[in-house]
């Protein structure tokens, strides 16, 4: 330079046919204990990579752009 796959919460991932963004993990607080640790409830935490277009509605479709991993040359 070309193809691909990928970017969602602090990390690791879902997210069907475009129709209210979720899990597990960690955090923080409450129950439990003598006390820790483990378990148990709750609770915060997201501009869905950036920018445009479509569409009554876009995390999902389109288009360019960045990162990142593979591969070709």
């Nucleotide at each position: 330079g070309c193809c691909a796959u990928a970017g969602u919460a602090a990390c690791u991932c879902a997210g069907u046919u475009g129709g209210u963004a979720g899990a597990g993990u960690g955090g923080c607080a409450g129950a439990u204990u003598c006390g820790u640790a483990a378990u148990c409830u709750g609770c915060a935490a997201g501009u869905c990579g950036c920018g445009g277009g479509u569409u009554c509605a876009a995390g999902u479709c389109c288009c360019g752009c960045c990162u990142a991993u593979g591969g070709c040359u």

Notes:
This is a predicted structure of a 73-nucleotide RNA (transfer RNA) from a Methanobacteriota archaeon. Rfam family: tRNA. It is annotated as a transfer RNA.